A computed fold for a 590-nucleotide part of an RNA from Capsicum baccatum, annotated as large-subunit ribosomal RNA, domain V. The full RNA is in RNAcentral, with records from SILVA. The coordinates come from a structure-prediction model, not an experiment, and the mean pLDDT is 82. It matches the Rfam family "Bacterial large subunit ribosomal RNA". Gene Ontology terms of the family: structural constituent of ribosome and ribosome.
[in-house]
Context: one part of a larger RNA
RNA sequence: CCUGCACCUGGACAGAAAGACCCUAUGAAGCUUUACUAUUCCCUGGUAUUGGCUUUGGGUCUUUCCCGCGCAGCUUAGGUGUAAGGUGAAGAAGGCCUCUUUCCCGGGGGGUCCAACCGAUCCAUCAGUGAGAUACCACUCUGGAAGGGCUAGAAUUCUAACUUUAUGUCAGGACCUACGGGCCAAGAGAUAGUCUCAGGUAGACAGUUUCUAAAGGGUGUAGGCCUCCCAAAAUUUAAUGGAGGUGUGGAAAGGUUUCCUUAAGACGGAUAGAGAUUGGCCCUUUAUUAUAAUGGAAAAAGGCAGCUUGACUGCAAGACCCACCCAUCGAGCAGGGACAAAAGUCGACCUUAGUGAUCCGAUGGUGCCGAGUGGAAGGGUUGUCGUUCAACGGAUAAAAGUUAAUCUAGGGAUAACAGGAUGAUCUUCCCUAAGAGCUCACAUCGAUGGGAAGGUUUGGCACCUCGAUGUCGGCACUUCAUCACCUGGGGCUGUUGUAUGUUCUAAUUGUUGGGAUGUUCACCCAUUAAAAUGGCCCGUGAGCUGGGUUCUGAAUGUAGUGAGACAGUUUGGCCCAUAUUCAGUAUGGG
Numbered sequence: 001c002c003u004g005c006a007c008c009u010g011g012a013c014a015g016a017a018a019g020a021c022c023c024u025a026u027g028a029a030g031c032u033u034u035a036c037u038a039u040u041c042c043c044u045g046g047u048a049u050u051g052g053c054u055u056u057g058g059g060u061c062u063u064u065c066c067c068g069c070g071c072a073g074c075u076u077a078g079g080u081g082u083a084a085g086g087u088g089a090a091g092a093a094g095g096c097c098u099c100u101u102u103c104c105c106g107g108g109g110g111g112u113c114c115a116a117c118c119g120a121u122c123c124a125u126c127a128g129u130g131a132g133a134u135a136c137c138a139c140u141c142u143g144g145a146a147g148g149g150c151u152a153g154a155a156u157u158c159u160a161a162c163u164u165u166a167u168g169u170c171a172g173g174a175c176c177u178a179c180g181g182g183c184c185a186a187g188a189g190a191u192a193g194u195c196u197c198a199g200g201u202a203g204a205c206a207g208u209u210u211c212u213a214a215a216g217g218g219u220g221u222a223g224g225c226c227u228c229c230c231a232a233a234a235u236u237u238a239a240u241g242g243a244g245g246u247g248u249g250g251a252a253a254g255g256u257u258u259c260c261u262u263a264a265g266a267c268g269g270a271u272a273g274a275g276a277u278u279g280g281c282c283c284u285u286u287a288u289u290a291u292a293a294u295g296g297a298a299a300a301a302g303g304c305a306g307c308u309u310g311a312c313u314g315c316a317a318g319a320c321c322c323a324c325c326c327a328u329c330g331a332g333c334a335g336g337g338a339c340a341a342a343a344g345u346c347g348a349c350c351u352u353a354g355u356g357a358u359c360c361g362a363u364g365g366u367g368c369c370g371a372g373u374g375g376a377a378g379g380g381u382u383g384u385c386g387u388u389c390a391a392c393g394g395a396u397a398a399a400a401g402u403u404a405a406u407c408u409a410g411g412g413a414u415a416a417c418a419g420g421a422u423g424a425u426c427u428u429c430c431c432u433a434a435g436a437g438c439u440c441a442c443a444u445c446g447a448u449g450g451g452a453a454g455g456u457u458u459g460g461c462a463c464c465u466c467g468a469u470g471u472c473g474g475c476a477c478u479u480c481a482u483c484a485c486c487u488g489g490g491g492c493u494g495u496u497g498u499a500u501g502u503u504c505u506a507a508u509u510g511u512u513g514g515g516a517u518g519u520u521c522a523c524c525c526a527u528u529a530a531a532a533u534g535g536c537c538c539g540u541g542a543g544c545u546g547g548g549u550u551c552u553g554a555a556u557g558u559a560g561u562g563a564g565a566c567a568g569u570u571u572g573g574c575c576c577a578u579a580u581u582c583a584g585u586a587u588g589g590g
Stems, first nucleotide, its partner, number of pairs: 001590004006585002010582003015576001022411004027407002029403004035208003039204001042200005048194002051158002054155003058151009068141001078140004085122001095113001096111006163187003168183003211223003224246006247392001248290001249349001254308004259303002265281001267279002288297002291354001293352001295350001312335004318329002324393001337346003360386007368379002418465001419463001420461001422459001424458001426454006435445002472547001473545003476540002479535004485510001488505005512526004553571004557566002
């Protein structure tokens, strides 16, 4: 070197299972609820099935009859109209008795007797009143009484619908003390039950929804528009980069015409001062410009005043911006105007924010359409209005959670372990040397500042791995590094010696036993020459363990309406495998 046999499990990111953790999906399912929208149960009411009598209090219509007092005035004048007569021997006025009404006077009804008389009462006329006769008639108002009709209701009651019960009875050829049927009886009764309509109401039940961005996701934050920087001297330009505003306001703060010049400063001037008001100087803008910031502005765009409504109607050449939809500027023409002597200026505001598509609906106008015709309904057209549709190009008129009981499709496009590159942090070293060290920077210590190395910490990044690279600690078993804990050999010393301090060299050997804790770590006890620091997928689970983390059970504290939750606690919780190959160990043959 080749080739066996027996072992061992370090590697083949070994095998097994399209990762269960994490994220994504306009995926699924279970569960919850004061998510949304339905449904059922249930409750309430109306109609029908559904009838009778009585009582009672309403509404309305009708018939008859009463009621009505401001002052003035014969008087208790409800209103209006017509109207010149009306009543009366079928007994007027008046008297008496009685009932009723009224705050009194008074008004209305009834009865009777006596006797008398044919005449008597009332009114227009007179006076007074806004209005003139209860003289007659008609209609009618306020309040009231009686009778009748209609109607909805309430209460009691009845029995015949409907309904319940019976170990009552009958049953035709048996039986019915099995259901059911007939007949009687009893109870209840226009209720109940049922159909239908409407309102309320249970996650009882069902279907769904529960946004996106983002240096993983969650929590927080943001989502439209305006100004500046970033932005690299045209324009444009990102970030959970740095600063701020906005969801309006004003009938003058708009238009036009003529005027004016600010702020600050020093000086002068009674009270008067740093600072009130005032004067002349000096001042290119510091002031002011409704409001953020930018860019502008003294021929002012800033500050007064006069007159006014162009904060117009119909348009528009041409530019600018631009994926589209939007958005911006605009000479000029026509109409009818404002101001100005006129030329002219004026289609809002110094500029850039102050906003919302379509559908649907409302409203004003309208020489438009109008289902045979005329109308109307409705529609069109034109002006205006209704959205914190603010997740602001607005999915619907209408929507929250939870899953550790979970599932699927995928992702190393994206997190947790490990690796990688990085090295802020960390560890070690070096430079400088203020100072401490009695004196003396450098025996020793060393601020500030600076420079390296390492890749053991905590991180940031998200590059391999999600069709799987098993995760803390321990046991057992090695090996390596040296920045050296002990042992060896030296230097310096603030080295007399002993014991230290610091430093150079050196990796051959060594580097303990216990207590409690899952612990690494840390603490304690007793020793030791010493009880060094690290790497090897935080060495090692196809070597062991499984105490901890991290499934399904259960409990507790806390917050949550709840389902359920917690880097809170507690208890219990499955560790597969016959070794193909390489490496390794022992041994045999060539």